Record summary
Predicted 3D model of a 91-nucleotide RNA (c-di-GMP-I riboswitch aptamer) from Anaerolinea sp. The model forms 95% of the base pairs in the Rfam consensus. The sequence was found by an Rfam model in a public genome assembly.
[in-house]
RNA sequence: ACCGAUAAAUCGCAAACCUGCCAAAAGGCAGGGACGCAAAGCUAUGGGUCUAAAGCCGUAAUCACACGGCCAUGAUCGCCAGGCUGCCGAA
Numbered sequence: 001a002c003c004g005a006u007a008a009a010u011c012g013c014a015a016a017c018c019u020g021c022c023a024a025a026a027g028g029c030a031g032g033g034a035c036g037c038a039a040a041g042c043u044a045u046g047g048g049u050c051u052a053a054a055g056c057c058g059u060a061a062u063c064a065c066a067c068g069g070c071c072a073u074g075a076u077c078g079c080c081a082g083g084c085u086g087c088c089g090a091a
Base pairs, nucleotide, nucleotide: 012037013036017032018031019030020029021028022027035078041084042083043082045081046080047079048076049075050074055070056069057068058067059066
């Protein structure tokens, strides 16, 4: 000098919950708030999980409405994995 794991240090992010808004919902955004996170940064590429508006089927009914089932094109990266990027650099 380079690589590099953990401790430490400087930082960063922000679960649950509350308020407001968006959405059919799952969920998301903003503010407050910290359970935790060394990638709890980005990316829906693979898998898993969640929701079911529209659509289809059935019951009822024969206009509709209601109920049940199926179904992502919706969502989840703080579920797992992949890809890209990144702070410090004891022993």